RNA sequence: GCCCCCAUCGUCUAGUGGUCAGGACAACAGGUUUUCAUCCUGUAAAGCGGAGUCCGAUUCUCCGUGGGGGCA
Numbered sequence: 001g002c003c004c005c006c007a008u009c010g011u012c013u014a015g016u017g018g019u020c021a022g023g024a025c026a027a028c029a030g031g032u033u034u035u036c037a038u039c040c041u042g043u044a045a046a047g048c049g050g051a052g053u054c055c056g057a058u059u060c061u062c063c064g065u066g067g068g069g070g071c072a
Stems, first nucleotide, its partner, number of pairs: 001071007010025004018055001027043005048064005
């Protein structure tokens, strides 16, 4: 230098055009317990930036940023 892949709650991840963006762990609150732990219930929390297509974009296209891999 060229090519490919990835970017979503604090962490790991699901969804491939229309859902309230779901789940697990973690956090917080409550219940249980003499206390802690366990267990149960609940709550909050997320789309890398910009542009485009579309009635509608997390999803499709382009540019950029960051990370990973391959070739040279």
Background:
Predicted 3D model of a 72-nucleotide RNA (transfer RNA) from Candidatus Wolfebacteria bacterium GW2011_GWE2_44_13. Its Rfam family is "tRNA". Rfam classes the family as a transfer RNA. The source organism's lineage runs through Bacteria, Bacteria candidate phyla and Candidatus Wolfeibacteriota.